[in-house]
Molecule: transfer RNA
Organism: Defluviitaleaceae bacterium
RNA sequence: GCGUCUGUAGCUCAGAGGAUAGAGCAACCGCCUCCUAAGCGGUAGGUCGCGCGUUCGACUCGCGCCAGAUGCG
Repeated sequence: GCGUCUGUAGCUCAGAGGAUAGAGCAACCGCCUCCUAAGCGGUAGGUCGCGCGUUCGACUCGCGCCAGAUGCG
């Protein structure tokens, strides 16, 4: 330099054009317990990497850029 893949909550990831974007773990609160852990219930937490475009409508499709992984040279 060229190709491919990935980028969504603190972490690991779902979500393949339409509804207030979800789960597990972690955090916080409560229940339970003599206490802690475990278990159970609940709460909060998101510019969906950035920009532009397509569309009535974009996390989702297209283009460019940025970052990471990987293959080739």